[in-house]
RNA sequence: GCGGGUGUAGCUCAACGGUAGAGCUCCUGCUUCCCAAGCAGGCGACGAGGGUUCGACUCCCUUCACCCGCU
Numbered sequence: 001g002c003g004g005g006u007g008u009a010g011c012u013c014a015a016c017g018g019u020a021g022a023g024c025u026c027c028u029g030c031u032u033c034c035c036a037a038g039c040a041g042g043c044g045a046c047g048a049g050g051g052u053u054c055g056a057c058u059c060c061c062u063u064c065a066c067c068c069g070c071u
Stems, first nucleotide, its partner, number of pairs: 001070007010024004018054001026042005047063005
C1' cells in the first nucleotide's frame, strides 16, 4: 500500500429499515435482628461525519480505533 472483519449500557451480547432489548454490574425499595440470596422498580448505549429514505444501529460514501490476511 491492497483486501476482509469487528465497533451498541460500566462489562458480555442481541436487534439488520418502523418506539434499541437481555444477562451481569450499579442505585432505590421489599424481605431479614444484620449480611448474603431472592423479589419489585430505576439509571444508562448504536465509534465519528455526511448521503439515501416518510423513517437508518440497519443501506451507501468518507473517516477513526482494533483484529486478520496479502504484498
Molecule: transfer RNA
Organism: Alphaproteobacteria bacterium